[in-house]
């Protein structure tokens, strides 16, 4: 310096021929228990790394940048 892979909730990850952002932990409130735990059954949390561009609409396509990480010189 050149090539590629990823960047989403506190963490671990889904969500793609573009169409309501979700799950598991963990948080929190009830139930059940003597207390706890374990189980159930709610509810909170998010500018989808950042900025632009395509679209009736973008996590998703395309440029630019920041970042980790691999590979090549």
């Nucleotide at each position: 310096c050149c090539g590629g892979a990823c960047g989403u909730a506190g963490c671990u990850c889904a969500a793609u021929a573009g169409g309501c952002a979700g799950a598991g932990c963990g948080g929190u409130g009830g139930a059940c228990u003597g207390u706890a735990g374990a189980u159930c059954c709610g509810c909170a949390g998010g500018u989808u790394g950042c900025u632009g561009g395509u679209u009736c609409g973008a996590u998703u396509c395309c440029g630019g940048c920041c970042g980790u990480c691999c590979g090549g010189a």
Molecule: transfer RNA
Organism: Thermoplasmatota archaeon